[in-house]
RNA sequence: GGGCUCGUAGCUCAGUGGUAGAGCGUUCGCUUCACACGCGAAAGGCCAGAGGUUCGAUCCCUCUCGAGCCCA
Numbered sequence: 001g002g003g004c005u006c007g008u009a010g011c012u013c014a015g016u017g018g019u020a021g022a023g024c025g026u027u028c029g030c031u032u033c034a035c036a037c038g039c040g041a042a043a044g045g046c047c048a049g050a051g052g053u054u055c056g057a058u059c060c061c062u063c064u065c066g067a068g069c070c071c072a
Base pairs, nucleotide, nucleotide: 001071002070003069004068005067006066007065010024011023012022013021018055026042027041028040029039030038048064049063050062051061052060
């Protein structure tokens, strides 16, 4: 220098055009003499950044940034 894959909640990951979800974690409540377990609820995302297509973009296209792998 070229090619491929990836970037979504604190962490691990779903979601492939129509209001963004799960598990774990955090906080609160129930339960217990108390803790743990269990049950319920809540908070937490401008979906890496910018532009484009579209009535509508996490999703499609282009560029940039970052991570990994391959080739030279």
Predicted 3D model of a 72-nucleotide RNA (transfer RNA) from a Candidatus Parcubacteria bacterium. Model confidence (mean pLDDT): 83 of 100.